[in-house]
C1' cells in the first nucleotide's frame, strides 16, 4: 500500500417457556417439590462425497445444522442470547 472474504472488537434487531408451590418468604440467594423452554456451551445423528481393506459382493472409518438430546443455561423486567445488519480499529493474507 491493498481490499472481498475471516476473526476480535463496536453499535443496532433479537424468540421460546411457571414473577409455580412450601421453607417466618417482596426480588434475588439457598433447601426441597412438581411443570416446561432452546437461539450461549455442549451430546447425538448421514446421504453424497472422502480414506482404507478386498478379486468382487460388500466392510470399516470421517462429516453438518436452525435436526437432536435437555447435560448446562433458562421460564415478569435486567441480564444473557444463536443468528442478522452496519461500523471501523486491530490481527492473518497478498503486493511492494
Nucleotide at each position: 500500500u491493498a481490499a472481498a472474504a475471516a476473526u476480535a472488537c463496536u453499535c443496532u434487531g433479537g424468540a421460546g417457556a411457571g414473577u409455580c408451590u412450601u421453607g417466618u418468604u417482596u426480588a434475588c440467594u439457598c433447601a426441597a417439590g412438581c411443570g416446561c423452554c432452546g437461539a450461549a456451551g455442549g451430546u447425538g445423528u448421514a446421504a453424497a462425497g472422502c480414506g482404507g481393506c478386498a478379486a468382487a459382493g460388500g466392510c470399516c472409518g470421517c462429516c453438518a445444522a436452525u435436526c437432536u438430546c435437555u447435560c448446562a443455561g433458562g421460564c415478569a423486567a435486567a441480564a444473557g442470547g444463536a443468528c442478522a445488519g452496519a461500523g471501523c480499529u486491530a490481527u492473518a493474507u497478498a503486493g511492494c